[in-house]
RNA sequence: GGCCCCAUAGUGUAACGGUUAGCACACGACCCUUUCAAGGUCGGGGAACGAGUUCAAAUCUCGUUGGGGUCACCA
Numbered sequence: 001g002g003c004c005c006c007a008u009a010g011u012g013u014a015a016c017g018g019u020u021a022g023c024a025c026a027c028g029a030c031c032c033u034u035u036c037a038a039g040g041u042c043g044g045g046g047a048a049c050g051a052g053u054u055c056a057a058a059u060c061u062c063g064u065u066g067g068g069g070u071c072a073c074c075a
Base pairs, nucleotide, nucleotide: 001071002070003069004068005067006066007065010025011024012023013022018055027043028042029041030040031039048064049063050062051061052060
């Protein structure tokens, strides 16, 4: 340098192009408990960036950035 894959919350992981973007753990508050753990109720927090297609994009297309794989180059 070519090609391929990946990017959703602190972590992990879902969602036919149409839901208020869901779930688990974690976090916060409260309940429970003599205390802790466990358990229960509630709550906050997320689409890497830009453009395009579309009535409508997390989803499709292109580019950028970052990461990974593979091939080539190396003398």
Transfer RNA from an uncultured Ignavibacteria bacterium, 75 nucleotides, folded computationally. It matches the Rfam family "tRNA". By type it is a transfer RNA. The coordinates come from a structure-prediction model, not an experiment, and the mean pLDDT is 82.